Model confidence (mean pLDDT): 86 of 100. Predicted 3D model of a 350-nucleotide part of an RNA (small-subunit ribosomal RNA, central domain) from an uncultured organism. The full RNA is in RNAcentral, with records from ENA and SILVA.

[in-house]
Context: one part of a larger RNA
C1' cells in the first nucleotide's frame, strides 16, 4: 500500500442535519499548477546490471556503457484532471395554481365500556376452573334500574390502505406548523451528492421532582397442579403503565438490505393523481408521473430466492467485517443522578 466481502455464513452506523474532506452537468476563451514531451544540470567512487578485456580457469582485477529519481531548471502541448474569465438549462432550487394523508405541537370535547360510590328492587349466592380452593356475599353481594365521581383506551370504518427520516402516527373539532405529490416551464443559474469528528431526533424498560391512578399489572401475598413448583391455572395485589417538566440512549431500533444518481423485458392491483361524460351520486378509459403491493425475463445468487422498490449493470461517497470462545467482557478514557451506555483488548484454549 493492497485483497475479498457484508438479506440469511463474520460484516449497514436506530435515524436525520451538516463543518472539514472526498466526488461533480454542457459550452467558450484565457493561462499552465497537475499531465506529456524535448533538452541542460544533478545523481561522488565502489557495488548490482549488460558488454570488452587481463591473469592457462573461476573468484579476482581493469575499460565502456547503462540505471529508477530528484529540481519554485528552460523550451514546446493544451485533450483531460485542477484554475479564471464568461455563457447555458437538463441536476438542484424557487415562485404560481391545485391536491391527499392515523405527520408535528396545544386546547376543548364526545360515546361504548370498566371500576367506585349513593339510592331503588331483590333476597342467597357470586365468582372462578380442566377440576376445585383461596376471595366476596344476609352489615344484603352477584343481578337489575336510576343518578354520581373517576382514569385510560378510542369499536365500526380500517384495508395487501395512508403519512413520517427513522422511533412512530388513529373518536371527533378548532389553532399553530412540517413535508410530499401533480401541473405551469414563469424565475435563480451547478447553488450538487456523500458526509470522518459534530449536533439534533430517537420504542420499552428504567432514573429524578411534582400530580394522577379506573382496569391492567414485574415484585410480593394466598389458592391449586406437582416428587418439587421460587412457574404454567385461580384470588388479590405494590412499583409501573398515564401527565409535566428534566435525565437515560439502547432493542430481532428488521426489509436483519446505508445514501444518492443513471441504466436494464413485461402482467397485474391499489393510493394519489391524469383524461372523457356527467344528473356531481358516480362511471369508464389509459399513454406518461410518485407511492404501495404481487407474479415473473434476462442477470445475480451457494441456494433460499431477488428481479425497474436489484440481491442485476454501473458511478460517487460513508459506515462495518477478517475462525470459535476467552468477550461486546477487563483496564484507562468519555458520558450518566443511578441503572449503565460508548470507545475496547489480551492471556489463555479448541
Nucleotide at each position: 500500500c493492497u485483497g475479498g466481502g457484508c438479506u440469511u455464513a463474520a460484516a449497514g452506523g436506530g435515524c436525520a442535519c451538516g463543518c472539514a474532506g472526498g466526488c461533480g452537468g454542457a459550452a467558450u476563451a484565457g493561462a499552465a499548477a497537475g499531465u506529456g514531451u524535448c533538452g541542460u544540470g544533478u545523481g561522488a567512487a565502489a557495488u548490482c546490471c549488460c558488454c570488452c578485456g587481463g591473469c592457462u580457469u573461476a573468484a579476482c582485477c581493469g575499460g565502456g556503457g547503462a540505471a529508477u529519481g530528484g529540481c519554485u531548471c528552460g523550451g514546446c502541448a493544451a485533450a483531460c484532471u485542477a484554475c479564471u474569465a464568461u455563457u447555458c438549462u437538463u441536476g438542484a432550487g424557487g415562485c404560481g395554481a391545485g391536491u391527499a394523508a392515523g405527520g408535528g405541537u396545544a386546547u376543548g370535547u364526545g360515546g361504548a365500556a370498566c371500576u367506585c360510590u349513593u339510592g331503588g328492587u331483590g333476597g342467597a349466592g357470586c365468582g372462578g376452573u380442566g377440576g376445585a380452593a383461596u376471595g366476596c356475599g344476609u352489615a344484603g353481594a352477584u343481578a337489575u334500574c336510576a343518578a354520581g365521581a373517576g382514569g385510560a383506551a378510542c369499536g365500526c370504518c380500517g384495508a395487501a390502505g395512508g403519512u413520517g427520516a427513522a422511533g412512530a402516527c388513529a373518536g371527533c373539532a378548532u389553532a399553530c406548523u412540517g413535508g410530499g405529490c401533480u401541473u405551469g416551464g414563469c424565475c435563480u443559474g451547478a447553488c450538487g451528492c456523500u458526509g470522518a469528528g459534530g449536533u439534533g431526533c430517537g420504542a420499552a424498560a428504567g432514573c429524578g421532582u411534582g400530580g394522577g391512578g379506573a382496569g391492567c399489572g414485574a415484585a410480593c401475598g394466598g389458592g391449586a397442579u406437582u416428587a418439587g413448583a421460587u412457574a404454567c391455572c385461580c384470588c388479590g395485589g405494590u412499583a409501573g403503565u398515564c401527565c409535566a417538566c428534566g435525565c437515560c440512549g439502547u432493542a430481532a431500533a428488521c426489509g436483519a438490505u446505508g445514501u444518492c444518481u443513471a441504466c436494464u423485458a413485461g402482467g397485474u392491483u391499489g393510493u394519489g393523481g391524469g383524461u372523457g361524460u356527467u344528473c356531481u351520486g358516480a362511471c369508464g378509459c389509459a399513454a406518461a408521473c410518485a407511492c404501495a403491493g404481487c407474479c415473473g425475463a434476462a442477470g445475480c445468487a451457494a441456494a433460499a430466492g431477488u428481479g425497474u422498490u436489484a440481491a442485476g449493470u454501473a458511478g460517487a461517497c460513508c459506515g462495518c467485517c477478517u475462525g470459535g470462545g476467552g468477550a461486546g467482557u477487563a483496564c484507562g478514557g468519555c458520558c450518566g443522578c443511578a441503572a449503565g451506555g460508548c470507545u475496547a483488548a489480551a492471556a489463555c484454549u479448541c